A computed fold for a 121-nucleotide RNA, annotated as FMN riboswitch aptamer (RFN element).

């Protein structure tokens, strides 16, 4: 310096204020939030994870497949659907007056980030 195996730690935010109503942080006005990697700095470009569904397996750990939201305009620049300005849009399942934001599975899982050890060159 490089590669492999392993250890440890970390790894998600958000309805102020108001209206109707017996009842809503769920409806309406309005407010607020944006996991990980890549790339000119990204919620809406590409990919990944989680969630959800199916099949197999099952004491337990699992294996395979499916599904997987939403953006434009102008400007600057060598370069930006990422920056600036403007106007839009999206957000699993279960519960409950209909939920991106409440409660729950979840003191879970995890893309990945950092750290250390060993081996090899």
């Nucleotide at each position: 310096g490089u590669a492999a195996a392993c250890u440890u730690u970390c790894a998600g935010g958000g309805c102020a204020g108001g209206g109707c109503g017996c009842a809503a942080u769920u409806c309406c006005c309005g407010a607020c939030c944006g996991g990980c990697g890549g790339u000119a700095u990204a919620c809406c470009c590409c990919g990944c994870g989680a969630a959800c569904c199916c099949u197999c397996a099952a004491g337990g750990c699992g294996a395979g497949g499916g599904c997987c939201g939403a953006a434009c305009u102008u400007g600057u620049g060598u370069g930006a659907u990422u920056c600036a300005a403007g106007u839009g849009g999206c957000g699993a399942c279960a519960g409950u007056a209909u939920a991106g934001u409440c409660u729950g599975g979840a003191u879970g899982a995890g893309a990945g980030a950092a750290u250390g050890u060993u081996u090899c060159u």